Context: one part of a larger RNA
Molecule: large-subunit ribosomal RNA, domain VI
Organism: bacterium
This record gives sequence, C1' cells and structure tokens, in this order.
RNA sequence: CGCGGGAGAUUUGAAGGGAGUCGACCCUAGUACGAGAGGACUGGGUUGAGGGAAUCCCUGGUGUGCCAGUUGUUCCGUCAGGAGCAGCGCUGGGUAGCUAGAUUCCUUCGGGAUAACCGCUGAAAGCAUCUAAGUGGGAAGCCUACCCUGAGAUAAGAUCUCCAACCCCGAGCAAUCGGGGGAUAGACCCCUUGUAGACUACAAGGUUGAUAGGCGGCCGGUGUAAGAUCCGUAAGGAUUUUAGCCUAGCCGUACUAAUCGGUCAAAGUAG
Repeated sequence: CGCGGGAGAUUUGAAGGGAGUCGACCCUAGUACGAGAGGACUGGGUUGAGGGAAUCCCUGGUGUGCCAGUUGUUCCGUCAGGAGCAGCGCUGGGUAGCUAGAUUCCUUCGGGAUAACCGCUGAAAGCAUCUAAGUGGGAAGCCUACCCUGAGAUAAGAUCUCCAACCCCGAGCAAUCGGGGGAUAGACCCCUUGUAGACUACAAGGUUGAUAGGCGGCCGGUGUAAGAUCCGUAAGGAUUUUAGCCUAGCCGUACUAAUCGGUCAAAGUAG
C1' cells in the first nucleotide's frame, strides 16, 4: 500500500514445512515343519538404542551486586572492627534464572489408491489363460491420518461485537456533487515494566492502578555477627545467639514513579 466505510476479537484452511528410524526379550510354542539336528509364519506383551519436544519437582552444573573462612599489602591515627587491590585474591557453600548427563512425553492406531506379485470370472483361440471388457487382494514407499505455519489464498474468505447521521464554503430549481472543519469506535505517541527482546516487535500496566522501585512479612542461602560478660599467660574458647547478614522468589502495602496531556482516525456504489 492492497483486501469497495472504519475498528476490536475469534476463526476456516488453499498451500507449505516437520516427523516417518532400528533392535532385544517373553508368550503363542519347543507348536507347525523336520528322521534328527534344528526351528518358524501370525498375533499379543515388555524393555531399549537413535532422533525430537517440553520442563526445572528430583539429581547435578553455573550462579563476578548472597553468606562465611582465610593469606599478603595499603588505608580508616593506634586497639578492636572494617574497606580497597591481588584472576570474584584464594577456599567452602549457595536463592532466582539459565542449563543436561536430570524429569516427562512423542516417534501411534486407522483409512484410501497402488508397485512387484497373488487371485476371481473370462473370451479373442469350443481348450487354456489374472486381461482384452469386468473385478478382488497386496509394501517401511504414495495420499491421508499426527505436529507447526498459514487469507498478499490479489479467487485477498467466514463469524461476533463496536462506531456513524453534525457544521461551513462553492455549484445546482432540487435530488445531489466538490472542497474544508469538528466529533466518535479505536489506535498511536508518551511513561512504569518483563513472561518478551539486538533495534523493532510482543506481552503486563498507567491512579477506577500492584507495572517497577521502596517498605513489611514469608520462603530460601550462609552458619552463630558486633558489642559485652566469663575462662585462659596467650593463641583461643564459652554465653548472650537456630544469631547476624541476605541478589533475582512468593504474598501484601500507593510511600516514590507510571502526572498533566498530545496526534491520527471512516459518510463510497447499488438498493
């Protein structure tokens, strides 16, 4: 820009893409078959490999603005307590998120037309013949079925809901035509953001508000802070103390910020 007014939702499915895999064991059955040795078709069940998708409850990893321990050094005048730097200094753990080797599921049943092939009826050719007329079966393959995209499918589809009728100027006897303005459904700008994300887009919100921050509580992590008291010559230990600190999580709460606002936006043919 188009989709013969303008919007907000929900869809149909032309077409396209994806997937499609391979074992083992058990039963049928030591049956059919076979002198024996051996050993099925078929049907059913179980469990895997490979591939794929989703998820983070479990098992782990990571977790550089979480907690603790600890070395050297500089600084806060000293002690105590801390901060900076040294690969996050190193070490031990670890929330959310992300993640796999973790977990769950799928890789299925069926239908149709067929290939090789097997048939029925059956002539040409009194027989025979699956074929010439007619007709049945038959594959991991084909079309479906399963999953995804999908009306720019220009043959541009469907359904539901919402909006409209005003004013001015010009032409015309008038119906009406041309131009301009305003209003409405709605959308956008702008702002707070994240389940989204390179930007954009998408999604949640914008005071009739829990969108983000703050604050409160909780979950969770670390593992018992500082100060004081006591014991010890001291290093250190004990009590106060399941303490102190605490990131992304959950619930709540308008304290702060989403204020106030602005822009665009449809009167066509036929009836």